[in-house]
């Protein structure tokens, strides 16, 4: 960085400095002078990339078996080699990343479902650890 992909209900805090805000924005609800946001050291948690192993796949001018006179297809097992090869295990000494609430909820579209109002089939509200989009955050890439 008007790209591209994966994820985002799990997890993980103490110290020091500083002193008023703070959780992007509007609307909720939190946090906060019992010290917030920021910084700084320590410490953790996770496993995205990197690593290690790997069942599958693919290939083999090798072995075996099919093969009851000889050869001997295909098959199938084995050994070898290759593979980012799973929504697969592992490890964490590297390289991000994260350590208050789901990304705090929510905003736009749809909805099971519940309420209200009317009562000739309707109208209005709310709305799920409900579904999408968007937007954001991270991490791997492209430009």
């Nucleotide at each position: 960085u008007g790209c591209u992909c994966a994820u985002c209900a799990a997890g993980a805090c103490c110290g020091g400095c500083u002193g008023a805000g703070g959780g992007a924005c509007g609307g909720g609800c939190c946090c906060u002078u019992u010290g917030a946001c920021g910084c700084c050291g320590g410490g953790g948690c996770a496993a995205c990339c990197a690593c290690c192993g790997g069942a599958g796949c693919g290939a083999u001018a090798c072995c075996g078996c099919c093969a009851a006179g000889c050869c001997g297809a295909c098959g199938c097992g084995g050994g070898u080699c290759g593979u980012g090869g799973a929504u697969c295990g592992g490890a964490a000494a590297g390289g991000u990343g994260c350590c208050a609430a789901c990304u705090c909820c929510u905003g736009c579209g749809g909805a099971a479902g519940c309420g209200c109002c009317a009562g000739g089939c309707g109208g209005c509200g709310c709305g799920a650890c409900c579904c999408g989009a968007g937007a954001g955050a991270u991490g791997a890439g492209g430009c």